[in-house]
The prediction has a mean pLDDT of 83. This is a predicted structure of a 1407-nucleotide RNA (small-subunit ribosomal RNA) from an uncultured prokaryote.
RNA sequence: ACGAACGCUGGCGGCAGGCCUAACACAUGCAAGUCGAGCGCACCUUCGGGUGAGCGGCGGACGGGUUAGUAACGCGUGGGAAUUUGCCCAUUGGUAGAGGAUAACUCAGGGAAACCCGGGCUAAUACUUUAUACGCCCUUCGGGCUUGAAAGCUGUCACUGUUUGAUGAGCCCGCGUCAGAUUAGCUAGUUGGUGGGGUAAUGGCCUACCAAGGCGACGAUCUGUAGCUGGUCUGAGAGGAUGAUCAGCCACACUGGGACUGAGACACGGCCCAGACUCCUACGGGAGGCAGCAGUGGGGAAUAUUGGACAAUGGGCGCAAGCCUGAUCCAGCCAUGCCGCGUGUGUGAAGAAGGCCCUAGGGUUGUAAAGCACUUUCAGCAGGGAGGAAAAGCGUAGCGUUAGCAGAAGAAGCCCCGGCUAACUCCGUGCCAGCAGCCGCGGUAAUACGGAGGGGGCUAGCGUUGUUCGGAAUCACUGGGCGUAAAGCGCGCGUAGGCUGACUGGUAAGUUGGGGGUGAAAUCCCGAGGCUUAACCUCGGAACUGCCUCCAAAACUGCCAGUCUCGAGUCCGGGAGAGGUGAGUGGAAUUCCUAGUGUAGAGGUGAAAUUCGUAGAUAUUAGGAAGAACACCAGUGGCGAAGGCGGCUCACUGGCCCGGUACUGACGCUGAGGUGCGAAAGCGUGGGGAGCAAACAGGAUUAGAUACCCUGGUAGUCCACGCCGUAAACGAUGAGAGCUAGCCGUCGGGCGGCACUUGCCAUUCGGUGGUGCAGCUAACGCUUUAAGCAUUCCGCCUGGGGAGUACGGCCGCAAGGUUAAAACUCAAAGGAAUUGACGGGGGCCCGCACAAGCGGUGGAGCAUGUGGUUUAAUUCGAAGCAACGCGCAGAACCUUACCAGCCCUUGACAUCCGGGUCGCGAGGAGUGGAGACACACCUCUUCAGUUCGGCUGGACCCGAGACAGGUGCUGCAUGGCUGUCGUCAGCUCGUGUCGUGAGAUGUUGGGUUAAGUCCCGCAACGAGCGCAACCCUCGCCUUUAGUUGCCAGCAUUCAGUUGGGCACUCUAGAGGGACUGCCGGUGAUAAGCCGGAGGAAGGUGGGGAUGACGUCAAGUCCUCAUGGCCCUUACGGGCUGGGCUACACACGUGCUACAAUGGCGGCGACAGAGGGAUAAUUGGCGGCGACAGAGGGAUAAUCCCUAAAAGCCGUCUCAGUUCGGAUUGUCAUCUGCAACUCGAUGGCAUGAAGUUGGAAUCGCUAGUAAUCGCGGAUCAGCAUGCCGCGGUGAAUACGUUCCCGGGCCUUGUACACACCGCCCGUCACACCAUGGGAGUUGGCUUGACCCGAAGGCGGUGCGCUAACUUUUAGAGGCAGCCGACCACGGUCAGGUCAGCGACUGGGGUGA
Repeated sequence: ACGAACGCUGGCGGCAGGCCUAACACAUGCAAGUCGAGCGCACCUUCGGGUGAGCGGCGGACGGGUUAGUAACGCGUGGGAAUUUGCCCAUUGGUAGAGGAUAACUCAGGGAAACCCGGGCUAAUACUUUAUACGCCCUUCGGGCUUGAAAGCUGUCACUGUUUGAUGAGCCCGCGUCAGAUUAGCUAGUUGGUGGGGUAAUGGCCUACCAAGGCGACGAUCUGUAGCUGGUCUGAGAGGAUGAUCAGCCACACUGGGACUGAGACACGGCCCAGACUCCUACGGGAGGCAGCAGUGGGGAAUAUUGGACAAUGGGCGCAAGCCUGAUCCAGCCAUGCCGCGUGUGUGAAGAAGGCCCUAGGGUUGUAAAGCACUUUCAGCAGGGAGGAAAAGCGUAGCGUUAGCAGAAGAAGCCCCGGCUAACUCCGUGCCAGCAGCCGCGGUAAUACGGAGGGGGCUAGCGUUGUUCGGAAUCACUGGGCGUAAAGCGCGCGUAGGCUGACUGGUAAGUUGGGGGUGAAAUCCCGAGGCUUAACCUCGGAACUGCCUCCAAAACUGCCAGUCUCGAGUCCGGGAGAGGUGAGUGGAAUUCCUAGUGUAGAGGUGAAAUUCGUAGAUAUUAGGAAGAACACCAGUGGCGAAGGCGGCUCACUGGCCCGGUACUGACGCUGAGGUGCGAAAGCGUGGGGAGCAAACAGGAUUAGAUACCCUGGUAGUCCACGCCGUAAACGAUGAGAGCUAGCCGUCGGGCGGCACUUGCCAUUCGGUGGUGCAGCUAACGCUUUAAGCAUUCCGCCUGGGGAGUACGGCCGCAAGGUUAAAACUCAAAGGAAUUGACGGGGGCCCGCACAAGCGGUGGAGCAUGUGGUUUAAUUCGAAGCAACGCGCAGAACCUUACCAGCCCUUGACAUCCGGGUCGCGAGGAGUGGAGACACACCUCUUCAGUUCGGCUGGACCCGAGACAGGUGCUGCAUGGCUGUCGUCAGCUCGUGUCGUGAGAUGUUGGGUUAAGUCCCGCAACGAGCGCAACCCUCGCCUUUAGUUGCCAGCAUUCAGUUGGGCACUCUAGAGGGACUGCCGGUGAUAAGCCGGAGGAAGGUGGGGAUGACGUCAAGUCCUCAUGGCCCUUACGGGCUGGGCUACACACGUGCUACAAUGGCGGCGACAGAGGGAUAAUUGGCGGCGACAGAGGGAUAAUCCCUAAAAGCCGUCUCAGUUCGGAUUGUCAUCUGCAACUCGAUGGCAUGAAGUUGGAAUCGCUAGUAAUCGCGGAUCAGCAUGCCGCGGUGAAUACGUUCCCGGGCCUUGUACACACCGCCCGUCACACCAUGGGAGUUGGCUUGACCCGAAGGCGGUGCGCUAACUUUUAGAGGCAGCCGACCACGGUCAGGUCAGCGACUGGGGUGA
């Protein structure tokens, strides 16, 4: 934007529009008639005239409809000559004589009908004939042939001839006019000529003969599609799409064919024939054609009334009146579109009510409403009657200006609100229901679904769908590209074509300027004007970018002519080279053969084996044979168009470079088709065959190994000839020529200078490399060898997959090559670069990471936790490291969340309200009950303030409801806390700089460190969080202070017990001390490192606390807090009992052992750190012992726990033991309301497994491991666990290859949920489209043949015959018959397209 459709909604008017589909079939009505002033007849009559069917004239070729066909002179545009044109205009003549029929009508007949046949009568502006004129042809120039008229009193009018005009029509030509080359050749009346025919007219339009042409890569032929144009829509334009309405042209009228009449038709509402269909029928035969206006059925997403009028405009006929007119003008239906108007206006804050939200305060709807005051467009009622309407009057239908009245009265919806894109909240839902144009929303807090409130947009409409253009520079003429994104043919030669050096003259095709003609109207644009405005309409202008033609110019292109030498080529003199082809020839090596020496292995591999070898291998020596390839030289060296080319010699041969400048004089460049060359592999024929080696065999490897490795081995590799024609045929870069900074190599020439020895320097031409400026590029990169700046020509590209595939064609012996799609499917595929992550990539470095060691776990018994199973319940959580002696620093009840049963319902706990009481509370004893609980009694105690008021506060009881309560769910809604990488050395920022950008730089580099620690360098300079340090503790010293601590000296005692002292130890306050500070070496003179001195301690002295940015949706809603959801006589609360303690089994963490480095007995020395008033308990007494019962000190450096244990001495002597202690029996002790389920301990007895532990795996680097005991928290009681303490006290570290984890740099990447990534193919299943396919069905078309309607033409015409005549007859005409042509139909053979098709091939999609 629309001829639209669909959904929701709908007040009025104006102007437009309205079957895009079935050119499908049509009921009914209407759409073309008219003239009595041409004619006769019949009827009616008011006697004026009228009506009817015929003859006759004009018109039915216009107007109206449709787009089936047509790729064409069909249309558009501009020209042309060989034509015609009724009615109309003009011109100039004429309009004379004669004649015979016929319809109507009448009579008779046939038929169902439609209609038809025969006899008889009659008229004309019907028909026939003659004369004259004009025209044409012939001509002996006399003539011959052919056409022609009615009426009126007059005129108009009519008829006819001639010459013109106008209009209409026919014909010819230039140019323009869709797609396909997977359509490349087409053509026989075909192309031309001559004669003839035909036409209004040219012409193969037709015919006979002759010639062999004509069209085509500038796309013929064939196939598909399509009416063309003015215009319309879009677009800045160029273009692209389109061809409804209006206008011009063509074509068509049920399908096909044909002619007649006529000025005009091969005729929409005429005729004939054939066909299909429909209807009537008496079955004999007839009738019909809405793509006219309405209307019907059907098709479809979809498109209107079986209306009115000829009043206007126009058409036909007529002298006219007039008649006819579904043309036309109007009306009806439809929001289909465009335009205009309205649905009220002003005021109105208590910011009402209601709704919605809420942080509970409020906000918003919102001046919106109500209320108050106004207005009346439109619609309604009512009235009047302009215009349309022409020179005057009359003039129908329909439409219709302007007064008056009433009343806010009758009149608002649709879509959207995640981004694009204007507009946000609540509720519901819970990957469901649904949304969606693209991206994408929805899995319990959805601005995205549905509803609501609010908001945004448009508005009598609003959305959706469809289509077109735009955006899309995304087919690029304007205006794109091809190194890596899609895209340079593998490379030459060359045809057509395109392009082409300098100078001069001419020409004027292109080009430029001016003029003329045309470019229909409408449309678009501009300016006016008319409807109240606008849409709409009218007028004028401009424009229509085009075509034709005339004049002029001559720069450029073209053409013609002449000249030139710089492009190109020739010639002469030199030069380099794996350029090509053929012939010959050489040495080394491999293998084989022969012979010798020689003996047991050789060979091969990561390790082996197959294999070869005592029949003598390998090794070695000599000789011989054969084939293939040419070490060193050898080089980003050379040559060639590319593929490619490598020992040496010869022959033939192509190209290139340098120098000279003698010759030709633009001879050039590119190159569609075409043609040639073209690695390897492969194919054919014949040779050859040493080595190598697809296939194949064997051996290994492996889960497998149709592989990689090994031993063999055939095609092949080699030669000759012939095919194939492809490669990452790559510089992923087509060819030619011009211009545009340098520097450094190297190859082949020339020239100059200096040395003269081979060299050096400078320069020039041609190759081949590196680096780099400008410029270009998305970046990477390219850069005189361009991917720069311009130019000529060719090839190629247009999202990914399907697919370089299918079908068809061409080529090939085949393999296959070449040309080359579509359906379907996806929203990406891709390039370059960036940051990460990753790598069985690289470099550097670290860590009990490995290695070196010590001791364990894994085997046994037990303890403890977990899984599983069981159960009424075995509460819940934790799950690799980083869950599993974890939450639990301690489940008999309690805890406790679980289960069973019994109870309570404002509740065990908090606040508020009403009423009552004055208390509460403590103690004792009682009944029922399992207990909670219920009932009842005694003793003690008898609230506070006060304005003295049941006034206030407090406490308790009762009642009602708001609410309490929840270890119920969601750790993936959260806070807080924690684990982990990891005490790893990292993580970032500001400014600047670089880059289009993501980003980079800093933070990289060279050193160094435990460390992003420090130093140096550097487009960076600084800074922050981390590291380190500051803090605590241990180690040394000083100082202060000495009780509960200590005792050297002085006294004293059993005893630091006491006096005394505070020196020492110790305690706990304050200080000092260590900083690579000093010396030497090393390093760069730095940072640092190594060694040394001194020192209690030396290079962060040991240990602790301290955990960057972040990762794991890590853990925890059952610590606590908290959003949302859920329960509310229960998912809340209380109680008793049970369970968390189960037990075939599996795993983790531990304890105790298996013994002599030990067990047992005896002896008896030395700690540290803690704890203690509801508690720890010494000493003494009792008990074998656990322990019990009296009493004592200690408020703790005072008293107690407290005994330390490993130790030393003796004994046992290698065994299931004097090891080991499980299990079990029995008797005790303790805690506690209570030890049955289910505590700990003691005595006696019992005496299991276990003799050092498979694969695997853990900890530890020094006061550490190992070993030994001690304490504490929790706690009535209960530790092998946990947290601490000290005693004794080792071994080893070569080293960083490997395993694990980590840090930095670098590299590759198709990964980014980031390698636990991504991703390929088969198979299985489902669906979709498609290729092949025995065939089968249909459309279109070609060739040959058969049939031959109607019709015109040709022939014949013995039958029939009014007009004329020279009249027994003839001329002329007609019927009939024959012929060629020809529609439909038929037969045979092809071509092509499509549908279906058992089966089958691959392709696409799917959690």